[in-house]
Formats: sequence, structure tokens, C1' cells
RNA sequence: CCAAAGCUUAGGGGCGGAGUGCAAUUCUCCACCGGCGGUUAAAGUCCGCAACGAUUGUUCUGUUGUUCAAUCUUGACAAGGCGAAAUUCCUUGACCGACGGUUAAAGUCCGGAUGUGAUAAGUGUAUU
Repeated sequence: CCAAAGCUUAGGGGCGGAGUGCAAUUCUCCACCGGCGGUUAAAGUCCGCAACGAUUGUUCUGUUGUUCAAUCUUGACAAGGCGAAAUUCCUUGACCGACGGUUAAAGUCCGGAUGUGAUAAGUGUAUU
């Protein structure tokens, strides 16, 4: 000087207005929001990851459930401009958004969740 285990902390935003209706923050019109890493240059739409979901095995349990692991699934963009470089910036016009619940169908309400978590910062310095 480099690096790993371990430990600590952080780690998701958004329904405002109008209309219809017995009833809608769920429908219709307008509006609003965008996790983490990467990328010659800044990304919801590129490349990956996480979360959510499913299956199988497994721990605990009398059952329901639950712990852990593996595997699978997992949305959506074009045109023009500047430039050495941008599906990332600028202009214009689009598009997308788990599961369960609900007087009526949800990206935005409630719930699992005081959870999980990519990842980030710090600590650590025995040993090599």
C1' cells in the first nucleotide's frame, strides 16, 4: 500500500382538480411519481441487480403457518438537435408499473412491512 471475513449505520417516490354514480384517491378527462450498480456524457424504457410472485427441498410446529436454500418468472421509446462521445443531455411526442384487500376495477389508498433488500458509507487491520 492492497484485500477478505466480521461489525455498525443508511437504504422508494406519487391522487391535487373535474365528471359519472347508491358507492370510485380504483372508472373517465387533466395532473403526479421513478430503488441500486454499470455504460466514453447525467437513463423508470439500454445492460444487469434487488424487491414482489411461483415451484421444489428444508428448519421449527399437532395443524395453519414459518426458517433457510436452490431454481424459475419478472413491465415499458421513438424522432430530431448539440457533441469526440449520449436509446442517458436538450426539444417534441409516446409508453410502463408485483401480490392480497376494498360499497366499484388501484403505479399513487390499506396490508404483509417496525419486514426484506440490490447497494452505499463507515469501522476493522489479527493474518497474508
Molecule: FMN riboswitch aptamer (RFN element)